[in-house]
RNA sequence: GGGGCUGUAGCUUAAUGGUAAAGCGCAAGCCUGUCUAGCUUGUGAUGUUGGUUCGAAUCCAGCCAGCCCUA
Numbered sequence: 001g002g003g004g005c006u007g008u009a010g011c012u013u014a015a016u017g018g019u020a021a022a023g024c025g026c027a028a029g030c031c032u033g034u035c036u037a038g039c040u041u042g043u044g045a046u047g048u049u050g051g052u053u054c055g056a057a058u059c060c061a062g063c064c065a066g067c068c069c070u071a
Stems, first nucleotide, its partner, number of pairs: 001070007010024004018054001025043006047063005
C1' cells in the first nucleotide's frame, strides 16, 4: 500500500427498519445493635459525519480507533 472484521452505559452482553433491554457496578433509602447479604428507587450508552427512508443501533458511503490477513 491492498483486503477483511469489530465499534451500544464504568464493565460484560441484548435489540426482525418502528418507545435502546438486562446483569454486574455506582448513588439514595429500607432492613440490622453494626457490617455483609437482601429489598425498593434512581443513575448512565448506539465511535464520528453524511445519505436512503414516513421512520436508522440496524441499510449505504466517507472519516476515526482497534484487531487480523497479505505484499
Molecule: transfer RNA
Organism: Parcubacteria group bacterium